[in-house]
Context: one part of a larger RNA
């Protein structure tokens, strides 16, 4: 020096555990804000550093309800002082207070600060008084825009702009995803790359809603017919598009989800009113009327019941059922072992309850619960039923003929330039924009993939509309062949913290004594806040560097080898 064994140190793997995560399902809620939000700063406790709560009424105040013996949140124990069967603490509902910043809104500003005007109150001084002045403080008020109503009023005659006053729970700002719209990439793929793709994706912006969007055929279809829209499955990787490359990629139809959603204007016409003047017309306002394509209305004939709170008119109440605290809730003892019994043995009981958790080892009968049943002063949701409301002989609805009154115009179409559709300009219809041009009007018009004819089908240029569909920041419940501390959220632990960065931003680590602190009184050694030896606690030192305690690494002892 090495090898092996043993005993320790060191280290924190492994096993077991779970306060925390992850996911799925169901239900709710789907907003908050000038009545000052979200988010913060600073305060607030007897002693008070952090977290939590709260706001100068400050770990809280008042009322109503629940509950029933302790209690002044937590890290975190002690002390002091309190509260409480005259019902505290605690739980639910309602109310009060709510500093300063923040949309922040009296002005400013380097957020949590500084400085004002006006009114009023307190105080001081003057004044007979009315009142005036002043240092300081309390309370209130003073931003902008919009809408509506009114007054005033330029250039400029009428007017208008502007200005002023009043009214408004008007707007603003925040918020995870989902939605619609306006803009809109590149990497990449094409084995390079330019049209193409990625992709109308990411991202930016605007506006919403609990959903949004869409929606009652100028739709499809094919000579048969269907009958608003949305979503899913299929059709189908089909028909197609495509440097016919890479790739992109429908629809009708059929089957389901919803379960009986369809409606309202404009116009003709009628009545009333107003204005203009060319004095018999035109325009406007209000009400009635009316809403469709086997056309409808006006006009003529006939003549009876319906509808409703989400659209189609609109308000409220009640029954009833939920949610936001809770309440009742069955049945066990003994023996031995053990530190401890829930395990073993013996003998019983309950069960609409043998889900689950806790208790000194594994508990249906010890505790909390569970099945089941019951419960609200207050707030809140639903409310199909009842009350109620509305339409209708001033005509709902139905049938027929005549009349030719009406039926959305700078619109449809066309040309050019684009976009969207499976469709990249192609034979390119259809849909939507921009520029220009520009119809017909019911004997009318659109569409059926250039275009024409026949045929079929529908009625544009106004509007509203639940349900089925998408999402989950948030609340509640249930569950898991999900994780178990290098896993699972970045975060089980005071984490978006410590730390890093000028900044945008980046971003950790750290769980476990024991059943119970019973957390080692007392004595001794010593280089004296350390450590150790006794003694004591405990089932066991498991001794706050604490469950188990692997390996690397270090040391000591013994044996052997060189």
């Nucleotide at each position: 020096g090495g090898u092996g064994c043993u005993u320790g140190g060191g280290g924190g793997a492994u096993g077991c555990c779970u306060u925390g995560g992850c996911g799925u399902c169901g239900a709710g809620a789907g907003g908050c804000g000038a009545c000052g939000a979200a988010g913060g700063a600073c305060g607030u406790g007897g002693c008070a550093g952090g977290c939590u709560g709260c706001g100068a009424u400050a770990u809280g105040c008042c009322c109503c309800g629940g509950g029933g013996a302790g209690u002044g949140g937590u890290c975190a124990a002690a002390c002091a002082c309190g509260c409480u069967u005259u019902g505290a603490u605690c739980c639910g509902g309602g109310g009060a207070u709510c500093u300063c910043c923040g949309a922040a809104u009296c002005g400013g500003g380097a957020a949590a600060c500084c400085g004002g005007g006006c009114g009023u109150c307190a105080c001081u001084g003057g004044g007979c008084a009315a009142c005036c002045a002043g240092a300081u403080g309390g309370c209130g008020u003073c931003a902008u825009c919009u809408a509506c109503g009114g007054a005033u009023g330029a250039a400029u005659g009428u007017a208008u702009a502007g200005u002023c006053c009043g009214u408004a729970a008007g707007a603003a700002g925040c918020c995870a995803a989902c939605g619609c719209a306006g803009g809109g990439a590149a990497c990449u793929g094409a084995a390079a790359c330019a049209g193409c793709u990625a992709a109308g994706u990411a991202c930016c912006u605007g506006c919403c809603g609990g959903a949004a969007a869409g929606g009652a055929a100028a739709u499809c279809a094919a000579c048969c017919g269907a009958g608003a829209c949305u979503c899913c499955g299929u059709u189908a990787g089909u028909a197609g598009c495509g440097g016919c490359g890479a790739g992109c990629g429908a629809a009708a139809g059929c089957g389901g989800a919803u379960c009986c959603a369809g409606c309202c204007c404009a116009a003709a016409c009628c009545a009333g009113g107003a204005a203009g003047c060319u004095u018999g017309c035109u325009u406007c306002c209000u009400g009635g009327g009316g809403u469709u394509g086997c056309g409808g209305g006006c006009c003529c004939u006939u003549g009876a019941g319906g509808a409703g709170u989400u659209a189609c008119a609109a308000a409220g109440g009640c029954a009833u059922c939920g949610c936001u605290a809770g309440g009742a809730g069955a049945a066990c003892g003994g023996c031995a072992u053990g530190g401890a019994a829930a395990g073993g043995c013996c003998g019983g009981g309950c069960a609409c309850a043998g889900c689950g958790g806790g208790u000194g080892a594994c508990a249906c009968c010890c505790c909390c619960g569970u099945a089941u049943c019951c419960g609200a002063a207050a707030g809140u949701g639903a409310g199909a039923g009842c009350c109620c409301u509305c339409c209708u002989g001033u005509g709902a609805g139905a049938g027929g003929u005549g009349u030719c009154c009406c039926a959305g115009a700078g619109u449809a179409g066309c040309a050019c330039g684009g976009a969207g559709c499976u469709c990249g300009u192609g034979g390119a219809a259809u849909u939507c924009c921009g520029u220009g041009u520009g119809a017909a009007g019911c004997a009318g018009g659109g569409u059926g993939g250039a275009c024409c004819a026949c045929c079929a089908u529908c009625c544009a240029a106004g509007g509203c509309u639940a349900a089925g569909u998408a999402c989950u920041a948030c609340u509640c419940g249930a569950c898991g062949a999900c994780c178990g501390a290098u896993a699972g959220u970045g975060a089980a632990c005071c984490a978006g913290u410590a730390a890093g960065g000028c900044g945008a931003c980046u971003g950790a680590a750290u769980g476990g004594u024991g059943a119970a602190a019973a957390g080692u009184a007392c004595c001794c050694c010593u280089u004296u806040a350390a450590g150790g030896g006794g003694a004591g606690u405990u089932a066991a030192a498991a001794g706050u560097a604490c469950c188990u305690g692997a390996a690397a690494c270090c040391a000591a002892g013994c044996a052997c080898c060189u």

A computed fold for a 562-nucleotide part of an RNA from a Phycisphaerae bacterium, annotated as large-subunit ribosomal RNA, domain I. Rfam family: Bacterial large subunit ribosomal RNA.